This is a predicted structure of a 91-nucleotide RNA (c-di-GMP-I-GGC riboswitch aptamer).
RNA sequence: GUCGAAAAUGGCAAACUUGCCGAAAGGCAAGGACGCAAAGCCACAGGGUCUAACGUUCGCUUCGCGAACCACGACAGCCUGGCUGCCGAAC
Numbered sequence: 001g002u003c004g005a006a007a008a009u010g011g012c013a014a015a016c017u018u019g020c021c022g023a024a025a026g027g028c029a030a031g032g033a034c035g036c037a038a039a040g041c042c043a044c045a046g047g048g049u050c051u052a053a054c055g056u057u058c059g060c061u062u063c064g065c066g067a068a069c070c071a072c073g074a075c076a077g078c079c080u081g082g083c084u085g086c087c088g089a090a091c
Base pairs, nucleotide, nucleotide: 001091003088004087011036012035016031017030018029019028020027021026034077040083041082042081045080046079047078048075049074050073055069056068057067058066059065060064
């Protein structure tokens, strides 16, 4: 150090359950562990994915329901990238 151990000290916590928030995606808290060496942070770095309230357009048995499109919403535990960081076998 661009490496990551049948090491040590610790850390995080998927699915699922409960409660709360949200139109939803999803988030927060508690329980719980599938996994993680950055599963710490950045969504105003790029790509991707999810949702579609609002909006636009359209339809109808027309004033309120349905459909399509749309991110200004969300995901950092999808990939690349940026910032920060514990430990130290082998090389």
Its mean pLDDT, the model's own confidence on a scale to 100, is 88. The sequence was found by an Rfam model in a public genome assembly.